[in-house]
RNA sequence: GUGCAGGAGAGCGCGGCUCGAGCAAGUGACAUUGCCGGGCCGCCGCCGAAGGCGUAACUCCCGCAACCGCUCAGGCAACGAGGACUGCAC
Numbered sequence: 001g002u003g004c005a006g007g008a009g010a011g012c013g014c015g016g017c018u019c020g021a022g023c024a025a026g027u028g029a030c031a032u033u034g035c036c037g038g039g040c041c042g043c044c045g046c047c048g049a050a051g052g053c054g055u056a057a058c059u060c061c062c063g064c065a066a067c068c069g070c071u072c073a074g075g076c077a078a079c080g081a082g083g084a085c086u087g088c089a090c
Stems, first nucleotide, its partner, number of pairs: 001090006011044001013043008022035004045076003051072001052070003058063001
């Protein structure tokens, strides 16, 4: 490094826009409204185990570690993805 297995934390938050099968109301039939699910944007809160940044001892100097800190990125129902690290095999 590759393969297999295990692998945490944090709002199913609020609002707007948009899409869609269905259900209810409604209609002569449409339209329309509400519920439900998905996507995007904004706001606030939160997590920390991809990455990134900061930092000790040490070092002539340049530098320099972390699961410590920061949270830029990433993530916060379930599912799924990601995942430091651990075990086994090559």
This is a predicted structure of a 90-nucleotide RNA (Glycine riboswitch aptamer) from a soil metagenome. It matches the Rfam family "Glycine riboswitch aptamer". About the family: This family represents the bacterial glycine riboswitch.